The prediction has a mean pLDDT of 82. The part of an RNA shown here (small-subunit ribosomal RNA, 3' major domain) has 476 nucleotides and comes from an uncultured rumen bacterium.

[in-house]
Context: one part of a larger RNA
RNA sequence: UGACGGGGACCCGCACAAGCAGUGGAGUAUGUGGUUUAAUUCGAAGCAACGCGAAGAACCUUACCAGGGCUUGACAUCCCGUGCAUAGUAUAGAGAUAUAUAAAAUCCUUCGGGACACGGAGACAGGUGGUGCAUGGUUGUCGUCAGCUCGUGUCGUGAGAUGUUGGGUUAAGUCCCGCAACGAGCGCAACCCUUGUUGUUAGUUGCCAUCAGGUAAAGCUGGGCACUCUAACGAGACUGCCGUUGACAAAACGGAGGAAGGUGGGGACGACGUCAAAUCAUCAUGCCCCUUAUGUCCUGGGCUACACACGUACUACAAUGGCUGUUAACAGAGGGAAGCAAAGCGGUAACGCAGAGCAAACCCCUAAAAGCAGUCUCAGUUCAGAUUGUGGGCUGCAACCCGCCCACAUGAAGUCGGAAUUGCUAGUAAUCGCAGAUCAGCAUGCUGCGGUGAAUACGUUCCCGGGUCUUGUACA
Numbered sequence: 001u002g003a004c005g006g007g008g009a010c011c012c013g014c015a016c017a018a019g020c021a022g023u024g025g026a027g028u029a030u031g032u033g034g035u036u037u038a039a040u041u042c043g044a045a046g047c048a049a050c051g052c053g054a055a056g057a058a059c060c061u062u063a064c065c066a067g068g069g070c071u072u073g074a075c076a077u078c079c080c081g082u083g084c085a086u087a088g089u090a091u092a093g094a095g096a097u098a099u100a101u102a103a104a105a106u107c108c109u110u111c112g113g114g115a116c117a118c119g120g121a122g123a124c125a126g127g128u129g130g131u132g133c134a135u136g137g138u139u140g141u142c143g144u145c146a147g148c149u150c151g152u153g154u155c156g157u158g159a160g161a162u163g164u165u166g167g168g169u170u171a172a173g174u175c176c177c178g179c180a181a182c183g184a185g186c187g188c189a190a191c192c193c194u195u196g197u198u199g200u201u202a203g204u205u206g207c208c209a210u211c212a213g214g215u216a217a218a219g220c221u222g223g224g225c226a227c228u229c230u231a232a233c234g235a236g237a238c239u240g241c242c243g244u245u246g247a248c249a250a251a252a253c254g255g256a257g258g259a260a261g262g263u264g265g266g267g268a269c270g271a272c273g274u275c276a277a278a279u280c281a282u283c284a285u286g287c288c289c290c291u292u293a294u295g296u297c298c299u300g301g302g303c304u305a306c307a308c309a310c311g312u313a314c315u316a317c318a319a320u321g322g323c324u325g326u327u328a329a330c331a332g333a334g335g336g337a338a339g340c341a342a343a344g345c346g347g348u349a350a351c352g353c354a355g356a357g358c359a360a361a362c363c364c365c366u367a368a369a370a371g372c373a374g375u376c377u378c379a380g381u382u383c384a385g386a387u388u389g390u391g392g393g394c395u396g397c398a399a400c401c402c403g404c405c406c407a408c409a410u411g412a413a414g415u416c417g418g419a420a421u422u423g424c425u426a427g428u429a430a431u432c433g434c435a436g437a438u439c440a441g442c443a444u445g446c447u448g449c450g451g452u453g454a455a456u457a458c459g460u461u462c463c464c465g466g467g468u469c470u471u472g473u474a475c476a
Stems, first nucleotide, its partner, number of pairs: 001476002003473003007470007015460002019424005026315008034306002042053002064301007073124001077123002079120005088101005106115003126290002129288003135284002137279003140275001142273001147186006153162003166177003192267004197235007206225003211222003238261001241255005317417001321376006335364002339358002383414001388409007430452007
C1' cells in the first nucleotide's frame, strides 16, 4: 500500500421487511447428471453450467458408431499428356460407385492459348485431432457499482502519501465550501433511438366533420384534408418561477403553471481491472500430432436409450370455474413471390375445381381474456387431461427406429404441495391472446407486440451483495 475481521461509523440495492404470484408435491415438455450402449459426437459446471452453443438431430445437418469404398484425394495452386465440357439411357449394387452406349461436338480468344473435364507424377491438400494454462478476436462477471489514474508541485531516507481526505449535498469522485496543492484524463451526466404534449408542411393505399348521391348494411361513390393517422422539420422541462430551510453556497422540501417536474418512462451505451472465468467446435492462429488415415465419399444406425437424481417451463387440481350460444365486440407489432392467401365444399385436420386480391398504410387480417344469456351444483365431477386403441390428414425420395395435426373411443396422477427457495415497486406483478426468426415439416422454448390490470413499502435491527472513511492484523 492492499486484502481480510463473527472491529467501528455512514450510505445504497426487491437485500431484508410489507405485499402479490410462484417453484419445491402431480402429469407432461425440455436441458443436465448418472446408468446403459457398437455409438448414445463435442463443449458449458456456484452466483456468472443445466428451454445454454442449438433462431428448430427423420435423411442431410453430424462432428459419433457399424459396414461398404477412395488415396494428389470432397476442396486449392503448380507441371505433363489427352479432348471435349455437358447431359441422357441400360445393367450390377444398399448407395458411394463400376461397366456399356445412342445423340451431340460447347464457350471465350490477341489463334499462342484459356475456361472445363479426364489420366499421370509429386510438391502439397485435408483434420469439428490436442493444448483457451502458448494466443488474437469475441463474450460473461463484479456492475451502470462510482469508481480508476496521470502531470507538475509539496511532504517522507524510502516503500509511498497528498490531490481523491474533511463539512454539506447528490442517482453519481454530482455539485458547493474548506484545504499544499494546482490542473488533467478514463468513467458519471449530456449528446443518440423510442415513448408521452403540441405547431408547421404533406394528404394516398390513411381519415370522414360539413355537402350531395347510395345501401339490407358499409367511406361504398362524388367531394373534402377539419379530425384521426402517417413522417420530416420545429417547440417544449431548465430547479426556469414563488415560498421555506440551508452557510449570503451547493442543494432539499412545498407550491404555481404545465401533456409532462426535478435524470419524465424505456432502450442503446459497461472506466482501470478481477476470475490463468468461457470459447482452438464461428473465425483466425503458434507449437504438437495423423497422412492408403485422426483425411474423404456412401448406406444404415445413433445424438430421441431409461432403475433413478437435479434445473427450467407448460398444464392442472376447478364455481373469480367448465360447457353452449350471442359472435365477425375491441389491439399492437411483424412477415409475405419457389411467398401470404379470401369467398365456396367438408363435422374436423385439411383439400384444390377455382385460385379473387397482394411486391403490400391497399390483400392475407375476424385476437383472446372481457360483456350478455343459459346450463352444471361441489363430486375425482360436464374438473383435469396423461396414457392407449382405431380411422384419417399434411410435409417430405422417405415419418419403423424418430415428425406434427384431426375425429371417435379410452379417461391416469392430481383436491393447492415438507424442509427450503425464486421473481416483482406501476401500465409493473399477475393474467390473456397475437406475430416473427429458425424452418420442406416440427415450439409448452426464444425474441417482440399489444388487451385487462392489482397489492404493498412502517422502516434499515437482522440475512445477502456493494461503496466511502477509520481501526487491528499469525496474510501478500